């Protein structure tokens, strides 16, 4: 340099055009004190444009990470 994959909660990851979720972690609570149960907080969905009534999702560009090739 070229190709491909990826960037979503503190961490690991879902969501495949129609109000952003799960597990773990965190905060609070309950009891039968357990690797238990209940409740809650936490997100400009990498960035900028475009398409659309509507975009995390489709298109273009940029950027960062990984893999392969040269």
């Nucleotide at each position: 340099g070229c190709a491909c994959a990826g960037g979503u909660a503190g961490c690991u990851c879902a969501a495949a055009g129609g109000u952003a979720g799960a597990g773990c972690g965190c905060a609070g609570g309950a009891c039968u004190u357990g690797a238990u149960c209940c409740u809650g907080a936490g997100g400009u969905c990498a960035c900028g444009g475009g398409u659309u009534c509507g975009a995390a999702u489709c298109c273009c560009g940029u950027u960062c990470u990984g893999u392969g090739c040269g």
RNAcentral holds the sequence, with entries from ENA and MGnify. The RNA shown here (transfer RNA) has 70 nucleotides and comes from a Thermoanaerobaculia bacterium. Its mean pLDDT, the model's own confidence on a scale to 100, is 83. Lineage of the source: Bacteria > Pseudomonadati > Acidobacteriota > Thermoanaerobaculia. It matches the Rfam family "tRNA". Rfam classes the family as a transfer RNA.